The part of an RNA shown here (small-subunit ribosomal RNA, 5' domain) has 469 nucleotides and comes from a Hyphomicrobiaceae bacterium. It matches the Rfam family "Bacterial small subunit ribosomal RNA".
Context: one part of a larger RNA
């Protein structure tokens, strides 16, 4: 000097445009944050428009959050061979016949709540079987085995089955990825191989059995620390420093484990066990997880509102109308930063008056004020008023902005003056009281303390303190 997700002191007037729990992955009252479809199905109510709790289907694996863990193919980068892929797109082919239940409903019960049990009864794009197989697995080459759903407004649209695409995933590898030798040995599924089994797939992924490998001073293991990148900040540069905002990946959702569903999860706001913790209970049992958005305790130097809208952007469902998005758009606090403006211009010596210093002449503050002549950016007041929206449809918002009007009117601080290092007197204190980044200042003439007066410097800020370089 530059730079900050900064803090703290003193001040503070507009605006744009960005930021804002770095600490306790602490622990949470309350609201909202994932729903949709009646054009899949049958009941129920209806005002006959319609709404709906069940069954069923897609979607809740995205979006958003945090950074505990992770020194590891986890990330980067370049490769690579043994896989999956709902939705979507292009192609072929298909779309026949049957059948049992079940929820809701009803009727009987339990239990204080969660909630649940019997019994009777029905529907479906929910289950199930059976026929059919171009291509489709599998084969010992004969053969085997295996799909489908309707729905209405009759113009679609939906179901299988296969091949290709596109998109997203998973899995390998080559090099790169912090510090410690006061950490030198480490390793039995361990290293390879046969077979088995698993998995969407390749491997000790698992298991038998069989050889005794494999890894390391070019640093195995073992501690500590610590998400990774693009990039960010600093420098001329080359390295340092760091990973907040944004954008790629990874991992995690009270702390551990463990699977169903599913194309995709071992699933933040599903399940299931165990453990804490809370919380209801009628004591038998139950219920809960903000590292979602707001917002509370608490910790801390220290960080916002329990806001508005789905108007756009994009996602979810649906033929659509829509409907649901605390994604996201906007507001709202906070000089937190960057960046622009403004706190007025000209003119105006009786060098007023007032302070201050004087060597008492005078000198400065000083054109500086006051006078006079203007101007009106911002802010203030009325009026009109948008672009963002391809037909409609605007939360933001009467917003930005245009006009008019009034009057200089409403709008300067901070720090600092011994040297470094720009800027000096006087007075009070008297090694006291207090400065002080470093050298140092202060014991009666202190430009170094504390006041004024004057000067320097920055400027809606200044100055301090911490960190990087």
């Nucleotide at each position: 000097g530059a730079a900050c997700g900064a803090a703290c002191g003193c001040u503070g007037g507009c605006g744009g445009c960005a930021g804002g729990c770095u600490u306790a992955a602490c622990a949470c009252a309350u609201g909202c944050a994932a729903g949709u479809c009646g054009a899949a199905c049958g009941a129920u109510c209806u005002u006959c428009g319609g709404a709906u709790a069940g069954u069923g289907g897609c979607a809740g694996a995205c979006g958003g959050g945090u950074g505990a863990g992770u020194a590891a193919c986890g990330c980067g980068u370049g490769g690579g061979a043994a896989c999956c892929u709902u939705c979507c797109c292009u192609a072929u082919g298909g779309u026949a016949c049957g059948g049992a239940a079940u929820a809701g409903c009803u009727c009987c019960g339990g239990g204080a709540a969660a909630c649940u049990g019997g019994a009777a009864u029905u529907a479906a794009u929910a289950c199930c079987g059976u026929a059919u197989a171009a291509g489709c697995c599998c084969u010992g080459a004969g053969g085997g085995g295996g799909a489908a759903a309707g729905a209405u407004u009759u113009a679609u649209u939906g179901c299988c089955a296969u091949a290709g695409g596109a998109u997203g995933g998973g899995c390998c590898c080559g090099c790169g990825u912090u510090g410690g030798a006061u950490u030198a040995g480490c390793u039995u599924g361990u290293u390879g191989g046969u077979g088995u089994g698993g998995u969407a797939a390749c491997g000790g992924c698992u298991c038998a059995c069989c050889a005794a490998g494999g890894c390391u001073c070019c640093g195995a293991u073992c501690c500590a620390u610590a998400g990774c990148u693009g990039g960010u900040c600093u420098u001329a540069g080359a390295g340092g420093a760091u990973g907040a905002u944004c954008a790629g990946c990874c991992a995690c959702a009270c702390u551990g484990g463990g699977a169903c569903u599913g194309a995709g999860a071992c699933a933040c706001g599903g399940c299931c066990c165990a453990g804490a913790c809370u919380c209801c209970u009628a004591c038998g049992g139950g219920a809960g997880g903000c590292a979602g958005c707001a917002g509370u305790g608490g910790g801390g130097a220290a960080u916002a509102u329990u806001g508005g809208a789905c108007a756009a952007u994009g996602g979810g469902c649906g033929c659509a109308a829509g409907c649901c998005u605390g994604a996201u758009c906007c507001a709202g606090c906070c000089a937190u930063g960057c960046c622009g403006c403004g706190u007025g211009a000209g003119u105006g010596a009786a060098g007023a008056a007032g302070g201050c210093c004087u060597u008492a002449g005078g000198g400065u503050u000083g054109u500086a004020a006051a006078g006079c002549u203007c101007u009106u950016u911002c802010a203030c007041c009325u009026g009109c008023g948008a672009a963002g929206a391809u037909g409609a449809u605007g939360a933001c918002g009467g917003u930005a902005g245009c006009a008019g009007g009034a009057g200089a009117a409403g709008a300067a601080g901070c720090c600092c003056c011994g040297g470094c290092u720009a800027a000096c007197u006087c007075c009070g204190u008297g090694c006291c009281a207090g400065c002080a980044g470093c050298c140092g200042c202060g014991g009666u003439a202190a430009u170094a303390c504390g006041g004024a007066g004057g000067g320097g410097g920055c400027u809606a800020g200044c100055g301090u303190u911490g960190u990087u370089c």